[in-house]
RNA sequence: GGGCCAUUAACUCAAUUGGUAGAGUGCCAUGUUCACAGCGUGGAAGUUGCUGGUUCGAGUCCAGCAUGGCCCA
Repeated sequence: GGGCCAUUAACUCAAUUGGUAGAGUGCCAUGUUCACAGCGUGGAAGUUGCUGGUUCGAGUCCAGCAUGGCCCA
């Protein structure tokens, strides 16, 4: 220098053909317990890496950039 893959909640990951984002763990509250853990119930937490473009509508399609990984030279 060239090619490919990944980037979504604090962490690990989903999200079908473009139709308006969820799960587990963790966190908070509460019940249970003498108390803790565990378990039950409820809740909060997201500009979907960034900037643009296409579209009535983008996590999804397109371009550029950034970070990480792999391969080639």
Molecule: transfer RNA
Organism: Rohdeia mirabilis